[in-house]
RNA sequence: UCCGGUUGAUCCUGCCGGAGGCCACUGCUAUUGGAGUCCGAUUUAGCCAUGCUAGCUGUCCGAAUUAGAUCGGAGCGGAAAGCUGAGUAACACGUAGUCAACCUGCCCUACAGACCAGGAUAACCUCGGGAAACUGAGGCUAAUACUGGAUAGAGAAGGAUGCCUGGAAUGGUUCCUUCUUGAAAUGUUCCGGCGCUGUAGGAUGGGACUGCGGCUGAUUAGGUAUACGCUGAGGUAACUUCUCGGUGUGCCGAUAAUCAGUAGCGGGCGUGAGAGCGCGAGCCGUCAGUCGUGUUCUGAGACAAGAACACGGGUCCUACGGGACGCAGCAGGCACGAAACCUUUACAAUGCGUGAAAGCGCGAUAGGGGGACUCCAAGUGCUUCUCGUAAACAAAGCGGGAAGCUUUUCUGGACUUUAAGGAGGUCCAGGAACAAGUGGUGGGCAAGACUGCUGCCAGCCGCCGUGGUAAUAGCAGCACCGCGAGUGGUGGCCACGAUUAUUGGGCUUAAAGCGUCCGUAGCCGGCUUCAUGAGUCCGCUGUGAAAUCUGGUAGCUCAACUAUCAGAAGUGCGGUGGAUACCAUGGAGCUUGGGACCGGAAGGCGUCGAGGCUAUUCCUGGAGUAGGGGUGAAAUCCUAAAAUUCCAGGAGGAGCGCCGGUGGCGAAAGCGCUCGGCGAUUACGGGUCCGACGGUGAGGGACGAAAGCCAGGGGAGCAAAGGGGAUUAGAUACCCCUGUAGUCCUGGCCGUUAACGAUGUCCACUUGAUGUAAGGAAUCUUCCGAGGAUUCCUUGUGCCGAAGGAAAACCGUUAAGUGGACCGCCUGGGGAGUACGGUCGCAAGGCUAAAACUUAAAGGAAUUGACGGGGGAGCACCACAAGCGGUGGGGGCUGCGGUUUAAUUAGAUCCAACGCAGCGAACCCUACCAGAGCCGACAGCACGAUGAUGGUCAGCCUGAAGGGCUUACCUGAGGAGCUGAGAGGUGUUGCAUGGCCGCCGUCAGCUCGUGCCGUGAGGUGUCCUCUUAAGUGAGGUAACGAGCGAGACCCGUGUCCUAUGUUGCUACGGUCCUCUCCGGAGGUCCGGCACUCAUAGGAGACCGCUGGUGAUAAAUCAGAGGAAGGAACGGGCGACGGUAGGUCAGUAUGGCCCGAACGCUCUGGGAUACACGCGGCCUACAAUGGCCGGUACAAAGGGAUGCGACUCCGAGAGGAGAAGCUAAACCCCUAAAACCGAUCGUAGUUCGGAUCGAGGCCUGUAACUCGGCCUCGUGAAGGCGAAAUCGCUAGUAGUCGCUAGUCAUUAUCUAGCGGCGAAUACGUCCCUGCUCCUUGUACACACCGCCUGUCAAGUCACCCGAGUUAGUUCCAGGUGAGGUUCCCUCUUUGAGGGGGUCAAAUCUGGAAUUAGCAAGGGGGGCUAAGUCAUAACAAGGUAGCCGUUGGGGAACCAGCGGCUG
Repeated sequence: UCCGGUUGAUCCUGCCGGAGGCCACUGCUAUUGGAGUCCGAUUUAGCCAUGCUAGCUGUCCGAAUUAGAUCGGAGCGGAAAGCUGAGUAACACGUAGUCAACCUGCCCUACAGACCAGGAUAACCUCGGGAAACUGAGGCUAAUACUGGAUAGAGAAGGAUGCCUGGAAUGGUUCCUUCUUGAAAUGUUCCGGCGCUGUAGGAUGGGACUGCGGCUGAUUAGGUAUACGCUGAGGUAACUUCUCGGUGUGCCGAUAAUCAGUAGCGGGCGUGAGAGCGCGAGCCGUCAGUCGUGUUCUGAGACAAGAACACGGGUCCUACGGGACGCAGCAGGCACGAAACCUUUACAAUGCGUGAAAGCGCGAUAGGGGGACUCCAAGUGCUUCUCGUAAACAAAGCGGGAAGCUUUUCUGGACUUUAAGGAGGUCCAGGAACAAGUGGUGGGCAAGACUGCUGCCAGCCGCCGUGGUAAUAGCAGCACCGCGAGUGGUGGCCACGAUUAUUGGGCUUAAAGCGUCCGUAGCCGGCUUCAUGAGUCCGCUGUGAAAUCUGGUAGCUCAACUAUCAGAAGUGCGGUGGAUACCAUGGAGCUUGGGACCGGAAGGCGUCGAGGCUAUUCCUGGAGUAGGGGUGAAAUCCUAAAAUUCCAGGAGGAGCGCCGGUGGCGAAAGCGCUCGGCGAUUACGGGUCCGACGGUGAGGGACGAAAGCCAGGGGAGCAAAGGGGAUUAGAUACCCCUGUAGUCCUGGCCGUUAACGAUGUCCACUUGAUGUAAGGAAUCUUCCGAGGAUUCCUUGUGCCGAAGGAAAACCGUUAAGUGGACCGCCUGGGGAGUACGGUCGCAAGGCUAAAACUUAAAGGAAUUGACGGGGGAGCACCACAAGCGGUGGGGGCUGCGGUUUAAUUAGAUCCAACGCAGCGAACCCUACCAGAGCCGACAGCACGAUGAUGGUCAGCCUGAAGGGCUUACCUGAGGAGCUGAGAGGUGUUGCAUGGCCGCCGUCAGCUCGUGCCGUGAGGUGUCCUCUUAAGUGAGGUAACGAGCGAGACCCGUGUCCUAUGUUGCUACGGUCCUCUCCGGAGGUCCGGCACUCAUAGGAGACCGCUGGUGAUAAAUCAGAGGAAGGAACGGGCGACGGUAGGUCAGUAUGGCCCGAACGCUCUGGGAUACACGCGGCCUACAAUGGCCGGUACAAAGGGAUGCGACUCCGAGAGGAGAAGCUAAACCCCUAAAACCGAUCGUAGUUCGGAUCGAGGCCUGUAACUCGGCCUCGUGAAGGCGAAAUCGCUAGUAGUCGCUAGUCAUUAUCUAGCGGCGAAUACGUCCCUGCUCCUUGUACACACCGCCUGUCAAGUCACCCGAGUUAGUUCCAGGUGAGGUUCCCUCUUUGAGGGGGUCAAAUCUGGAAUUAGCAAGGGGGGCUAAGUCAUAACAAGGUAGCCGUUGGGGAACCAGCGGCUG
C1' cells in the first nucleotide's frame, strides 16, 4: 500500500478471492542450549479404582508409660490455600461515593481488673448389642472444659440543663430515677514470660446502600398483587416489605418495563495508523460453584462440601436387619473427542497453620521427567592444492579427491554446583567427526516455454483457470525460487473493508425517498438585553491496585526473561476555585420567519341542486328493395316474419365534441356542457394587527386511480368469463360475430400501482438567454371595451445553457451545484417481498418480515461491431423489371451420392463440392484388392575355415521364377539370427505449419502522423450537400495532411503518320509460258514497297469547343467536329483483413505411427459395378428443317520418335511409297453455317439416332472385363418438357465450324480462334444481396445469437402436517422429609404428642414454550447434450412493463386503469 476475477474492449457499482498478524488441531521433517504467567479451557460442571492433599500444641488437664511415642478432654486452625466457570443480565462486576444503619478471632495502643463457690464428664475399668458402621449400661477422675453468686461494666426508658462534632442529632458526653442484663484462668512457669476479663481506640478483614457504565431480540408492548406507600409487631451485627397483621391503590414502561436468547465481571489479550472490531482459558482482583436441591449447627467469620441433616439420582459393601461414598485438590483411569504429560522428589527456599520456642505439617510451593506450546540464541564448518562441469584462453559457483586447521555441539574423564539428582559452569583428551528440511516454479506471486508419461482420462486449482497427443498448470526426473529446525494444510479472529462509513459511504438510471398530507413525542430553531451558571472551558486537588505498556539503568556470556527507577495510560468519577462567547433556564423588549386582517383578481378545486346538447341502441309509423355486415381473404351473424338505407315521433342510460394549449387548479389520487347555493385555496398589492406563535416528524390519524367485495338500484354503449367463425402443425391467443359480471348511482369495505420527476419536506446562497400563465407598476396607443403594445417587479409553469457536480447518460436559481435542520430507506445475486408468527380485512389479500441452502457473479452507463419480419440514401443482369436463349421431361456422355463388392483407393459438400483435383485410369500412372517375391547405412552381441556368403543343371511347388524345397556341384570371409538404429512411406494430423489458391470482391473500402474532444474503451479526420464506376471530385466543417486500395500504369483491338520490306504484298512497268469466245484470263521471273500485312516508333480524346442544368464549383445532358466521346472497347494488376475455407495426394515441413512391413518389385483384378437420387453437358423432338448435287469466304494455333504435300491401292476407316519443313518459306488446311439448284410434305416421318448384330481398320507386349474409327443392317425413347431455376445489355446472347492441351491410341471436356449475328432496358430497389448514415438490442462463438415456463429424472436443504417422544417454566390441588415456632404431657442436661409456618422432593390436572421423529402434501436450489411449446431481448414478428380480476398443459392470454424503462 494494493493485486486477480463480470466485458470484444471501457468506466463505475458491487461482491468473491490473494498477499499480513494471532490462536487451536494436523501432514512431512528435526542438532543443541536458555527463558516463560504454556500443557483435559473449547466437547462432558461426565463418571471415577488406588495413594497422598490439615493439622499443631507435653509451658492447660487426665491416663498409662521405657527413650521416641500413644489415647482422650481442652485450645487454635480445618470460612485460608487449591480447583473450576455450571449458574448469574444482577449493585454480580467496574468506578465514584455513603453508613447520622453495622460487625471484626488472632495483632497493636491506653486504662482498669481477675472475688467466693459448685456439680459433672471423656479417656480408663467392668459388662453388653451389632456382619459392619457404630452403639448401650454401670463405676473412677482432672482442667485454661462446664455451672451458680458478687463487683466493675453494659443496655433500655423517662427527666434535667448544658457542652462537643456536624449541613442536619437519631451520635458522643454530664447528672438523677427506674428496669433489664451481667466478666475473668491468678492458670501455668525454666521466674524472663506466656496467658485470662472489661472498656475505649487503631489496624486488618467483611456486611449493607447509592449515582453512573458495559450483550442481542419489538416476529417479546404492556408488566406487577407484597406488587407501591403508610401504620403496628417480629427479625438481623445492621438498614430495608427481610417476615407477618391492618389499610390505601399505587408502582414500573417506547430514555424499552416485562419476556426470550446468550454470557461470570474487570485489569487486560489479539489485531488495527487510529477510531474501532473480536476475545476475556492460563497471571492478578472480584463473584459464584464444589454430584443435583433444600435446610441448619458451631463459630469472630460458613449456611461450610477433604462439616451435619433430609430428599433425588448414581456407585459400592452387606450376614438383607442395615450401612458407606462424591478428584470443578495433586498424580492417575474410563468415556468424550481434532484436541492436552509422571499414579515423580523435597519441605532446602517462599509462604500458611500451630506452638513460648526448638520444631511439626502442607500434591500451596520449590525441583525433576514428558510435550516441534510460545519466545530467544547458536550450529550443521574453514584453508590450500588438484580433477571435472568447461568447448581457444580465463572464469565465479557447484561436485569428486588429497593434505592441513578449528571444536559451539558430540564422545570419555575430573572438579564445582544442588535437599538430592539432572542440566549448567571450569579444565583435559579424541575427532569434521553426529546435525536439512519443507512448500512452490500459468497469473495474482519470486522461480522452467527443460525431458519423459498421461490424453476432458487420471488429476490439479483459495480465485481466474488447466487437462480432448506437442500440458511452462496433472504424475515423475532434472534445474530453479521462498523460508529454514522448521515448513505447509484445515478451522477461527482482526486487518485488508471508506463492504455498517463518529472519524469515513450512499439513495434519477447500479441496492436504496414512505402514494400524499396533518400531527404527538423527540431533534433543531430569528434579532436586542438582564440575571443564573446545569452543559461547556480553565486552574488546583483526591482517586483510577499490582502485573501489562514506554524510556533509562542493572543482572543472567548476548537475547528472550527478570529486577529497579521514572513516565505514560486508564480518554473516567469525585472535591474545590474561577470564566460566560456559545448553549440552557427565567425575565424584558423587537419585527425580518410565521399568522391574522383589508383590496381587487384567477382557476376543469370540492360538494349539492337545477337546466341543456349531440351521438349510439331500441320501439312505433312512413318511404324503399335485396342484400347487409365483416376481413389480409373469409366465415359465423342479420335479412323475404322486409334487414342495411332515408324521413318523422318516442323511450332509456351513459358521456360532455369544437374552445383545448409541454395552458390552469388541487397535498396526492385527480379535476373539462351551462347556471346557481354552500365550502375551501392560491398568487399579487397594503407605512393595519399579533409578536418566534416556527421547521421536521418515530409511533398515530386522514385522504388515496383502476380492479375487486357486500347490500340496494340501474343497464344505452363497451366488455374479462363464456359461445361460435377463421388462422395455424396446434391456436386454450392475436382477427371477426356475439355476450355475462363489470363499467353508472346510493351506502359500506379494500388500501394497492411504472401511486414516476423512478428525484422526501423546509431554509439560505450561487452568471444568464428565451417562451408562457396570474397579479401589480410605468409609458405609448385606442374603434373607449374588463381593449391593444412595450418595459420592469413578484409568483407559477416549460425549454436551452456559465460555473460546479456526476461512472456516464445527464442535472444546472423548479439542481442531481454550495451549506444547514429533521425524517424514511440501502449494504453481492438467488432463495423472497416468500415461510412462520403477529396484526388489519367479509373475502381476495394488505402491512410487518427471516433462515437453511445455493452461486462468481448479478447490475448501471457508455463504446466498437454484428443483427432486426426498424428507418433513410446509393448500387449490381452471379438482383428485379423489359426481352432472348436454356436447365428441370427423353436418350446418351461425364462427375457425385447411395448401394454392391475381395477392392469398387483417397480428397472436395450452399453460393465458393459435383466435365473439380488440369483425374480423357486397358498395363504403367495407382495410392485399393488377391497372390508371389525383395530390402536393415552404422554400432553391439550370438555364429563362422568342423565353411559365412554368393551362384547353378534337373525335378517339384507356381500364372512364372535356384524365390523356396529335394539332390548335387562351384566359390572362399564375413555375417539380418538377436538388440538398437536407419532407408523408405500417396500412412495420420490442412484444427501444428510454409507456400499456393478459392470466396467476401464485377466491392470501395482499410489505415496512419500531428492536432482536437472524451476519465476511458474510443471518436474526429472517413461527417453533411451536390457529384462519380469509385473515400471520384467540389463546397461546408476541429481538423490539417499522408499512405495502401480506386484511378493512373502495362498488354491487345480500333484511325492516321513515319521507318523498314524477307519467307510478306503486287497498283504500276517489263520478260517468259499456257489458255482464249481475241475483249482478256492465269502462272513464272525481274523491278517496285503504292496498298494489304508484319515489325518498331510516334500522333490522336482532354468535357478541349458550343448550348442547357448546377452555386459562377465539381459535374451532368445535348450538339459540333472526329476513326473513336465522356473509363472508346477487352484483358493484366486483387487494399487492411476475414473465412481454423481448400490442399500433408504436387513439392517443402513439426509431431505421431509402421519399419521385415503401413517400405520396394511383379502378375492379375478394381477404380468402368447398378433397384435408385442429384449436378454439368451433348443430341434431338424437325420444314427458319432433313437429304442430294454444285459454288464461296476465316482467324488463331501446332509440327523432328513430329507435321506429312504428291502418286498408287481400297467403297471407307486406312495402307504402300515419298518431296518439303529446325518452319511469315513446307505440312496439318477441303472451314462450317452461308449461297444456288433439286427432293421430302407434317408422318414417330427421308425427323431422331439410342440399342443390338455382322464384317473390317488403327494404336499398343496386350483392346475379354474396358479403346477409337469405317461399312452394312437394326431403328428405342422423344411430338418442346410441372413446381422450380440458370445465363445474357452488342460484335453481346444465340448459332456455325476450326485449332491447341491431355495424348501410343481415345474429346460430347477445357483453353483459345474466327464466321453469321439479334431482341429488350437506358429504369428501379419490389425479390436476392452489397456499401454508407441513423435507430433499438438482454447478441459478441455475434440471430444457425440469446432465452422463459410446465412436464420427466437425480439430489440437497426447507415449509405445512394427523400425531408421537423428551425437556423447561408457570398455575391449581394432593402427599409431604426436614427446618423453625407455640402449646401440652412425661421417665425433664432429654423424649413424646398436637397446632401454625417455611418448604425440598414426588403425584395428578391444566397452560405456555423448546427440541427430536413422522404417513402424506408444498414450493425452492442445483445437476454438458430428455419432452412440449417459443413468452422476453429488434416494432422479437400482437410494443413491453406495473397493479388488479378472470381464464388456460406451460411459458402466458384477455378486460380495466396507469407508466415509457
Overview:
A computed fold for a 1461-nucleotide RNA from Candidatus Nanoanaerosalina halalkaliphila, annotated as small-subunit ribosomal RNA. It matches the Rfam family "Archaeal small subunit ribosomal RNA". Its family is annotated with ribosome and structural constituent of ribosome in the Gene Ontology. A reference for the family is Cannone et al. (2002), "The comparative RNA web (CRW) site: an online database of comparative sequence and structure information for ribosomal, intron, and other RNAs", BMC Bioinformatics. The coordinates come from a structure-prediction model, not an experiment, and the mean pLDDT is 81. The organism belongs to Candidatus Nanoanaerosalina, within Archaea.